Model confidence (mean pLDDT): 82 of 100. A computed fold for a 74-nucleotide RNA from Candidatus Colwellbacteria bacterium CG10_big_fil_rev_8_21_14_0_10_42_22, annotated as transfer RNA.
[in-house]
RNA sequence: GGGCCCAUGGUUCAAUGGUAGAACACUGGUUUUGCAUACCAGAGAUCGGAGUUCGAUUCUCCGUGGGUCCACCA
Numbered sequence: 001g002g003g004c005c006c007a008u009g010g011u012u013c014a015a016u017g018g019u020a021g022a023a024c025a026c027u028g029g030u031u032u033u034g035c036a037u038a039c040c041a042g043a044g045a046u047c048g049g050a051g052u053u054c055g056a057u058u059c060u061c062c063g064u065g066g067g068u069c070c071a072c073c074a
Base pairs, nucleotide, nucleotide: 001070002069003068004067005066006065007064010024011023012022013021018054026042027041028040029039030038047063048062049061050060051059
């Protein structure tokens, strides 16, 4: 330098154009002498920009970061 893949709550993952969810973690409450467990409730996210579309996490382009393979130089 070229090809391919990935980027979503703190973490690990869903959501194949139509209200962004789950588990764990966190906070509060109930329960307990206390802790843990259990139950209830709550906060929290789409890497950035542009485009297509009535509507974009999703499709297209550019950029950023990460992974992988190839090539070149040393």